Predicted 3D model of a 1509-nucleotide RNA (small-subunit ribosomal RNA) from a metagenome. Model confidence (mean pLDDT): 84 of 100. Its Rfam family is "Bacterial small subunit ribosomal RNA". The RNAcentral record of the sequence draws on SILVA.
RNA sequence: AGGGUUUGAUCCUGGCUCAGGACGAACGCUGGCGGCGUGCCUAACACAUGCAAGUCGAACGAGAAUCUACUUAUGAAAUUUUCGGAUGGAUUAGGUAGAGGAAAGUGGCGAACGGGUGAGUAACGCGUGAGCAAUCUGCCUUGUACUGGGGGAUAACGUCGGGAAACCGGCGCUAAUACCGCAUAAUACUAUGAGAUCGCAUGGUCAUAUAGUCAAAACUCCGGUGGUACAAGAUGAGCUCGCGUCCAAUUAGCUAGUUGGUGGGGUAAUGGCCCACCAAGGCGACGAUUGGUAGCCGAACUGAGAGGUUGAUCGGCCACAUUGGGACUGAGACACGGCCCAGACUCCUACGGGAGGCAGCAGUGGGGAAUAUUGCGCAAUGGAGGGAACUCUGACGCAGCAACGCCGCGUGAAGGAUGAAGGUUUUCGGAUUGUAAACUUCUUUGAUCGGGGACGAAAUUGACGGUACCCGAGGAACAAGCCACGGCUAACUACGUGCCAGCAGCCGCGGUAAUACGUAGGUGGCAAGCGUUGUCCGGAAUUACUGGGUGUAAAGGGCGUGUAGGCGGGAAGGCAAGUCAGAUGUGAAAGCCCAUGGCUUAACUGUGGAAUUGCAUCUGAAACUGUUUUUCUUGAGUGCUGGAGAGGAAAGUGGAAUUCCUAGUGUAGCGGUGAAAUGCGUAGAGAUUAGGAGGAACACCAGUGGCGAAGGCGGCUUUCUGGACAGUAACUGACGCUGAGGCGCGAAAGCGUGGGGAGCAAACAGGAUUAGAUACCCUGGUAGUCCACGCUGUAAACGAUGGAUACUAGGUGUGGGAGGUAUCGACCCCUUCUGUGCCGGAGUUAACACAAUAAGUAUCCCACCUGGGGAGUACGGCCGCAAGGCUGAAACUCAAAGGAAUUGACGGGGGCCCGCACAAGCAGUGGAGUAUGUGGUUUAAUUCGAAGCAACGCGAAGAACCUUACCAGGGCUUGACAUACCGAUGACCGGGUUAGAGAUAACCCUUCCCUUCGGGGCAUCGGAUACAGGUGGUGCAUGGUUGUCGUCAGCUCGUGUCGUGAGAUGUUGGGUUAAGUCCCGCAACGAGCGCAACCCCUGUUGUUAGUUGCCAUCAUUAAGUUGGGCACUCUAACAAGACUGCCGGUGACAAAUCGGAGGAAGGUGGGGAUGACGUCAAAUCAUCAUGCCCCUUAUGUCCUGGGCUACACACGUACUACAAUGGCGAUUACAGAGGGCAGCGAAACCGCGAGGUGGAGCAAAUCCCUAAAGGUCGCCCCAGUUCAGAUUGCAGGCUGAAACUCGCCUGCAUGAAGUAGGAAUUGCUAGUAAUGGCAGGUCAGCAUACUGCCGUGAAUACGUUCCCGGGCCUUGUACACACCGCCCGUCACACCAUGAGAGUUGACAACACCCGAAGUCAGUAGCUUAACCGCAAGGAGAGCGCUGCCGAAGGUGGGGUUGAUGAUUAGGGUGAAGUCGUAACAAGGUAGCCGUAUCGGAAGGUGCGGCUG
Repeated sequence: AGGGUUUGAUCCUGGCUCAGGACGAACGCUGGCGGCGUGCCUAACACAUGCAAGUCGAACGAGAAUCUACUUAUGAAAUUUUCGGAUGGAUUAGGUAGAGGAAAGUGGCGAACGGGUGAGUAACGCGUGAGCAAUCUGCCUUGUACUGGGGGAUAACGUCGGGAAACCGGCGCUAAUACCGCAUAAUACUAUGAGAUCGCAUGGUCAUAUAGUCAAAACUCCGGUGGUACAAGAUGAGCUCGCGUCCAAUUAGCUAGUUGGUGGGGUAAUGGCCCACCAAGGCGACGAUUGGUAGCCGAACUGAGAGGUUGAUCGGCCACAUUGGGACUGAGACACGGCCCAGACUCCUACGGGAGGCAGCAGUGGGGAAUAUUGCGCAAUGGAGGGAACUCUGACGCAGCAACGCCGCGUGAAGGAUGAAGGUUUUCGGAUUGUAAACUUCUUUGAUCGGGGACGAAAUUGACGGUACCCGAGGAACAAGCCACGGCUAACUACGUGCCAGCAGCCGCGGUAAUACGUAGGUGGCAAGCGUUGUCCGGAAUUACUGGGUGUAAAGGGCGUGUAGGCGGGAAGGCAAGUCAGAUGUGAAAGCCCAUGGCUUAACUGUGGAAUUGCAUCUGAAACUGUUUUUCUUGAGUGCUGGAGAGGAAAGUGGAAUUCCUAGUGUAGCGGUGAAAUGCGUAGAGAUUAGGAGGAACACCAGUGGCGAAGGCGGCUUUCUGGACAGUAACUGACGCUGAGGCGCGAAAGCGUGGGGAGCAAACAGGAUUAGAUACCCUGGUAGUCCACGCUGUAAACGAUGGAUACUAGGUGUGGGAGGUAUCGACCCCUUCUGUGCCGGAGUUAACACAAUAAGUAUCCCACCUGGGGAGUACGGCCGCAAGGCUGAAACUCAAAGGAAUUGACGGGGGCCCGCACAAGCAGUGGAGUAUGUGGUUUAAUUCGAAGCAACGCGAAGAACCUUACCAGGGCUUGACAUACCGAUGACCGGGUUAGAGAUAACCCUUCCCUUCGGGGCAUCGGAUACAGGUGGUGCAUGGUUGUCGUCAGCUCGUGUCGUGAGAUGUUGGGUUAAGUCCCGCAACGAGCGCAACCCCUGUUGUUAGUUGCCAUCAUUAAGUUGGGCACUCUAACAAGACUGCCGGUGACAAAUCGGAGGAAGGUGGGGAUGACGUCAAAUCAUCAUGCCCCUUAUGUCCUGGGCUACACACGUACUACAAUGGCGAUUACAGAGGGCAGCGAAACCGCGAGGUGGAGCAAAUCCCUAAAGGUCGCCCCAGUUCAGAUUGCAGGCUGAAACUCGCCUGCAUGAAGUAGGAAUUGCUAGUAAUGGCAGGUCAGCAUACUGCCGUGAAUACGUUCCCGGGCCUUGUACACACCGCCCGUCACACCAUGAGAGUUGACAACACCCGAAGUCAGUAGCUUAACCGCAAGGAGAGCGCUGCCGAAGGUGGGGUUGAUGAUUAGGGUGAAGUCGUAACAAGGUAGCCGUAUCGGAAGGUGCGGCUG
């Protein structure tokens, strides 16, 4: 930093997609260690169990266990004994006192912190900065003063009861730092008075006078610790305000305590916070209200930044604690582990009642793709209580689980080639895995075992933990996977599969040779991880502030006027809001960044700095913006003077034309079309003449001329009226520009009411056309078109280009005006202002193009765009009488849709040109018979291929067997054929006999070479294995060969130039040619393959040479037979000749062309060979070669027979004819080119003939095979014939083992169709067509075919309009598989999402009414009442009860919003095969499109107006 993807290719627009980073992640495969972090994102779902908030005896009473002392009773063991007892004192029970201090209680402090969660909340909730002169603050700190004296209760406890329990009640006793009076008291509070000072206001502060009111608690270890009041600090909290804080306008109006005031109440405190009364305000386009979504921030991720996204962990704030409501206590709560009530749920119950709240830590169920231990410890840090010891602390410190993340380490290191084995691959040689392994020498991090052993703590206290760390031991030992390998994107082969299975992020792979699927080998990448999925940012300048656009790609409002708003001319002064500078405060810490430390390093972490771009305050500056004052005239406007104009409205008026009516003349048609018909007309049309009626539109002038904001405006006259322009410079003095909403205007069609109605003309009717024709064409024809009034509000309402201002080369038209020059005037010329066009430079643009009328350079304002389709559709709203308009989505679906230009191809586009392409001619085909090929059918088989031209007398230059590939049957299996191995034999070959249809089998005869004697060569037979073999498949895997366009004139390249580029230029243009042939011109200059020429044949001549050729002269003969000769013909080699060379005309002085001369030949003399780049996946795997696949006792091979020859039929190509330009008979001439030894075969003889006998000559200019039409004479006499010869019969001939299927020929006999060929169609331009025969190849035989040869020998071409094919230029294109293209709509089928829908069913927020818990507040007739007053009665006060206001949940109701669902229905999308047509793209065959109306199966048609795209 970019890449892929629209196209045949290009540039652009534009979407989709990829590479990067991140994560509280999940899933798949895999998994060695350690450190540091992190871990329910879902159900604010429900929770078993344990723990998470207690503490203080130095506030208080009471006080169990236990201990001690004393005491009363008891009196064991043991000792002693006079046996009576004594001593002894254990044990047990009780009492007193003391110690002790459990459990519970009163009281104090704490429980409002800490911990969790993010449901709610769009809010002063949060952030930031201010304010409180409107506030409170326990514990803590400082200071001042005080702490005197009394009283009455109550829990615990005891006792009696109730209850299942929870718990409760009665009576009785008792203490306090619990509670209550009294005293004292102020710088406290209240009231009143007056002074100073300060503040933005209300008001505050200070000093001061008088009066009134209010306090306390004790304990003690005697050190203190507490208590009260006041003042101040600190901390914490409360309230107020400025600014900032998501989406929707398809949410535009909201609001009654609402906004304000007065007076009260309430609060710590301001305040409609609450109440009474009064007023009618308050908020909102700078987005109120409503709906949706959401905890906010420091920060985190990403990014170059600006931004975008997020709000886990850590930190700050807020909110919540099962749901809703409420208060109490308190310094602080309307209170997570407090209370009351209501709802839901769970549990206990004796059914009467009770209990509970993990969004604390663990843990369970559930949900989910998914998230951990019911661990250890208070050792550290921190918190609560306490004087302290200490207690409590699931805060916290640690450990456990999890690759969830980040960081670090390891899985060994060095050497090691025979490049081992194995794997994979192979062209079989090798290559690769690969120094990799083995092997040798080393090392020991981690893991393991043993030993030592911390810091964290100042002290006696260490959960972590025998942990970190250190030392030692042994041994390479225990430790590598995952993904990818077509391009993007680093990395390639083999096999399998065969549009199947599958892959895929995008493009796209897969239909038999898949680097894209699956597997293997190899390779690449990362690594204890690797991939996938999801989400965010980036790339994306693809919402563009930085940093985009709007002529044609998406996008300028149809046009104006004008409100708010935004922006705004020159000069001077003031202010200082913006702006700039400096300073101060704040911007918490953590994080990021920098520096430097600590863990072996890093992650992690300590310290310091920077930064925190912000906000606030103060001071200053005054250029710019702003504001204010004064002023100016150039912006803008006014006045005055002029001229131009289809500008608008109304009234009047004119002529031409159409139609109709009346009358005349007049007669058979008129009209209409491509051609017709419907229609009109003998009842008199059309035509023509005259008169009349009526409506609509205004020819010529007329012009990229004029006017208007746009729509639009066209005869003439008048009236009223708007705007622009020029000149002038008198006046105002910035009065300006733009313009969201608003208002007005707004073609055509359409709607309403009333008129009018000539022509035209949707609909409709009829006639044509057509496969159909709901169209195009024709004949009619109604709404409508016209007028008045009203509505509609849209168009391709377009310059597809918003408005304003300024600037930036020119040239040339045209409309209006002014000025100058000119003595005046006209023309001309020049200057200038304002319109309207064209060309063009810079510049711009993707290109096309725009270019002073900008799409250039800048400024200001408005409108609009953000992939295609769905869709300008649905729903909602507003407007409309309706039609409909304005606003305007989503689901779903595609990877494109699109703009401009390029090259082709195509066009029922244009221009030029050529060709037997047409025309002009000649002869045919198509009709008949036959031959032959093909299709079809048939068959056991009728082998296969060829298929428009360019398959079809083609492969096949010749199927009786063979060929032969097909069929039936019979055989063989290393094979009919090749190579290699082993064994046997000496032959093989050849000849013969038998069986058999034959292949084959058996048998018989004959029978090697070389040798160093070892053997070798060769051949045959037998055997086994590799293999042979295949006319089996694929011509769409191929080579080679061939056809075709086309012997058409084209196809390209190098360099240069132009273009962003594809490409263009050259190769186009003007001429010319058969030709891209040549000339000229030209940003081209050259070159190549083609053309032409060179080659062959032929036409003329010469030279040379004369045998087998020839014969003029001389001899000779039957005969050039022979002598002779080589002149001629001829033969075959070499030359010559023709080049537009010469002359004239035309042309541009060229190329060339026309005519002529000469010449055998004249403009390529005639013919042949020769076939550019390429096209058709053209043909051929059956000529041959060949990859892959398939068969292997058969798809190979051998043999016999059959078939390829079938036959209702269809087509192609030929032959023969239909006759007299002929047929037949007789007779008589003249060729060329070929072939010949298993051959041609003469003469002669035989046969009517085919042919036979014969065998001369000839390997050939020597011999042989050889003309017919033609000529002459005769017959036929127009007939199905003396034409024609098919078919059939008989008799023969030839070839060949063999002519039945199935050959050719001959003779005799037979004698079919056919009398010139419908639609249609072929060839040919001169030695050609036509016609006549001859030869050859193939071949044993077989030719109407094919390839050649010569003879006879025409007609016609005006010409290029048309048909076909081709070439060049140009044009349009939505085609590029290229018109056999592309493509539209209905219908039918399947699937998908959506709208409507009688309704049904949920959710939510409000509203109205009912009921009304707890509870505060208020009231109070009832009941109760220790402290105070009072001698008492009683009172004050308090409580309970009752009542009232408010009040949650609940109920009822009608509406609203939103979701799900619904018979049916509507359109949309997708699909691949369908049906009907052919609308669009070319002039798309009726130019298309836009708006509107109407009609029609459908695309669509038609009317009216508009646009050119």